[in-house]
RNA sequence: AAUUGAAAAAGGCAAACUUAUCGAAAGGUAAGGACGCAAAGCUACGAGUCUAAAAUCCUCUUGGAUAAUGAUAGUCGGGUUGCCAAG
Numbered sequence: 001a002a003u004u005g006a007a008a009a010a011g012g013c014a015a016a017c018u019u020a021u022c023g024a025a026a027g028g029u030a031a032g033g034a035c036g037c038a039a040a041g042c043u044a045c046g047a048g049u050c051u052a053a054a055a056u057c058c059u060c061u062u063g064g065a066u067a068a069u070g071a072u073a074g075u076c077g078g079g080u081u082g083c084c085a086a087g
Stems, first nucleotide, its partner, number of pairs: 003086003012037002017032006035074001041080003045077003048072003055066004
């Protein structure tokens, strides 16, 4: 130092759900709460997925279609930083 996470220890994060709040929505944030996680730290760069306010078109009077500029890092890959132990 590559690599690895079997055992151990110190600590970390927090799904569903509930409440408050922001948002057109998807979803975010805060508190409670733990399903899980060795990068479930950071980054929308590639692919995927979710939403469709504005816009355009159709319909013809309130509905439909298209489509991120919105979101997701707890979908996968890439980039980048890092705790403990083995080595």

The RNA shown here (c-di-GMP-I riboswitch aptamer) has 87 nucleotides and comes from Psychrobacillus sp. NEAU-3TGS. Model confidence (mean pLDDT): 85 of 100. Rfam family: c-di-GMP-I riboswitch aptamer. Rfam links the family to the GO term cyclic-di-GMP binding.